[in-house]
RNA sequence: AGGGCUGUAGCGCAGUGGAUAGCGCGUUCGACUUCGGAUCGAAAGGUCGAGAGUUCGACCCUCUCCUGCCUCG
Numbered sequence: 001a002g003g004g005c006u007g008u009a010g011c012g013c014a015g016u017g018g019a020u021a022g023c024g025c026g027u028u029c030g031a032c033u034u035c036g037g038a039u040c041g042a043a044a045g046g047u048c049g050a051g052a053g054u055u056c057g058a059c060c061c062u063c064u065c066c067u068g069c070c071u072c073g
Base pairs, nucleotide, nucleotide: 002071003070004069005068007066010025011024012023013022018056027043028042029041030040031039049065050064051063052062053061
């Protein structure tokens, strides 16, 4: 170089054309507690890797590039 897979919140992941982009853990605040833990309630946190294209509409389909992983003589 060739082939395949991957990229979505701090971390692990779901989301196979129309949702307000979600779940768990974590973080912050509050309740409870003598304090803490556990539990309960709430909140913050996302240019969905980058760019372009298709479409009325793209996290989702196509192309190029980038990152990481696997594979091949």